[in-house]
Context: one part of a larger RNA
Molecule: small-subunit ribosomal RNA, 5' domain
Organism: metagenome
């Protein structure tokens, strides 16, 4: 000199774009953050229309019930909830970056081929009864489906496999495994269902190389290293097990200890290098702590389940409930880090045929000079130079064209008027959170806007007074003990400027 997710002191006009819990992966009140589909299903409630055994009957009205249509949706069912969002505790290697690979899986999507025949048993909802303070649960009866099951059919699918072949592989014959002909529609048709093959994207696995400090860590290792066989997995493999062998790693640093998420990248530097890993992107790991499986195409699952531990809450003392390392917010610790805001208008995601619904992802607004960038706080004229301050050799010098005064301008702020774009989507009607924002025009008025640090040398900038080794300053050298350019104040000056200094850290 440059840099920072900074903090502190003094000061503070505006805008744009960024950025903001680095400490206690400490504890959390409250609200919201994952739903959706009635065009899968049976109900229930409500409304309308038609009908209606009947009742009162003068027209007519009421009405158990039935049908149709519409609206709503607790339950069953489907898809999603494994994404998105957060954090960096753990992890020095099962992570990450990079190179190559073979023994694999893949819902939704795309392409191609073929198909969907016949039947059955349940169960929630509902009703009835019961237990419990609650959370919740038990029994009986009834019912539906794109829920579940059985049979049929069977190919390029799976298993066994005569045989051929050195092998890879080919392969007769045998056995096995499907489906919802459901929903909407007048229909055409559309959306679905099943099997197989391929693709795309995704995921699992193996692997050369790279990947901090420490030898005041020198030996480490029994599923350990390898083999055979078996089990297990989507799949290879000590992944697991039985048996057999005695191996495997290590000064090219094993093993141990400390520290740490990795990368794209960021800072600095001429470069080599050194330091860092906030925001954004990719990957990994984690979800109070420890463990386990279930469901599923996918999890060993943040807002699922079970068990244990600690903590907290409710309780009728029998028993229950919870997990902000989602967005806000609160307490705590700290030098220190924001609103319990608006909207789904856009982009994207989930569901749905669609309308649409949900979305603290996201887009926006709010707060903080935390950073970068831009703008402003006026411009011109104006005295041998007012007043006042300061200095003085008392002659004067300086602040200083500075002010006053005259003329002008109006950025910005303020008031008034106009006013986009982002917007495409939707059958249509219509629909912008931001927002009457950006921007444009008009108006009045210099009006609404300057400070911080320094002035002994390094190092740009000097005098007077006060103080008297005191009070104090200080990055280093050092200043202060009666004329201090080094302390304090004033005047003057220097450097930056909505900032200026200090502290911390890196180059």
């Nucleotide at each position: 000199g440059g840099a920072u997710g900074a903090a502190c002191g003094c000061u503070g006009g505006c805008g744009g774009c960024g950025u903001g819990g680095a400490u206690a992966a400490g504890g959390c009140a409250u609200g919201c953050a994952a739903g959706u589909c009635g065009a899968g299903c049976g109900g229930a409630a409500c409304a309308a229309u038609u009908u209606g055994c009947g009742a009162u009957u003068a027209c007519a009205u009421c009405a158990a019930g039935a049908a149709u249509u519409g609206u709503u949706u607790a339950g069953c069912g489907g898809c999603g909830a494994a994404c998105g969002a957060g954090u960096u505790a753990g992890u020095a290697u099962u992570a990450c970056c990079u190179u190559g690979g073979a023994a694999u899986c893949u819902a939704c999507c795309u392409u191609g081929a073929a198909g969907a025949c016949g039947g059955g048993a349940a169960u929630a909802a509902u009703c009835c009864g019961c237990c419990g303070a609650a959370a919740g649960g038990c029994g009986g009866a009834c019912u539906a489906a794109u829920a579940c099951c059985c049979g049929a059919u069977a190919g390029u699918c799976c298993c066994u496999g005569a045989g051929a072949g050195c092998a890879a592989u080919c392969g007769a014959a045998g056995g096995g495994u499907a489906a919802a002909g459901g929903g909407c529609g007048c229909a055409a048709g559309c959306c679905g269902c099943u099997u197989c093959a391929a693709g795309a994207g995704g995921a699992g696995c193996c692997u050369c190389g790279g990947u901090c400090c420490u030898a005041u860590c020198a030996g480490c290792u029994a599923g350990u290293u390898g083999g055979u066989g078996a089990g297990g997995u989507a799949a290879u493999g000590g992944c697991u097990c039985a048996c057999c062998a005695a191996g495997g790693c290590g000064a090219u640093g094993a093993c141990g200890g400390g520290u740490a998420g990795g990368g794209g990248g960021g800072g600095u530097g001429a470069g080599a290098g050194c330091c860092c890993g906030a925001u954004c992107c990719c990957c990994a790991a984690c979800g109070a702590c420890g463990a386990a499986a279930c469901u599923g195409a996918g999890a060993u699952a943040c807002g699922g389940u079970u068990c244990g531990u600690a903590c907290a809450c409710c309780u009728a003392c029998g028993g229950g409930u919870g997990g902000c390392u989602g967005c806000a917010g609160u307490c705590g610790a700290g030098a220190a880090u924001a609103u319990u805001c608006g909207a789904c208008a856009a982009u994207g995601g989930g569901c749905g045929a669609a309308a649409g619904c949900c979305u603290g992802a996201u887009c926006g607004a709010g707060c903080g000079a935390c950073g970068c960038c831009g703008c402003g706080u006026g411009c011109a004229g104006g005295a041998a130079g007012a007043a006042g301050g300061c200095c003085c050799u008392c002659g004067g010098g300086u602040c200083g064209u500075a002010a006053a005064c005259u003329g002008c301008u109006u950025u910005u702020a303020c008031g008034g008027g106009g006013g986009a774009g982002g917007a495409a989507c939707g059958c249509a009607a219509g629909u912008g959170a931001c927002u009457g924002u950006a921007c444009c025009c008009c108006g009045a008025g210099a009006a609404u806007a300057a400070g911080g640090c320094g002035c002994a040398g390094c190092a740009a900038a000097c005098u007077u007074c006060g103080u008297g080794c005191c009070a104090g300053c200080a990055g280093c050298u050092g200043c202060g003990g009666u004329a201090a350019u080094a302390c304090g104040a004033a005047g003057g000056c220097g450097c930056c400027a909505a900032g200026c200094g200090u502290u911390a850290u890196c180059c």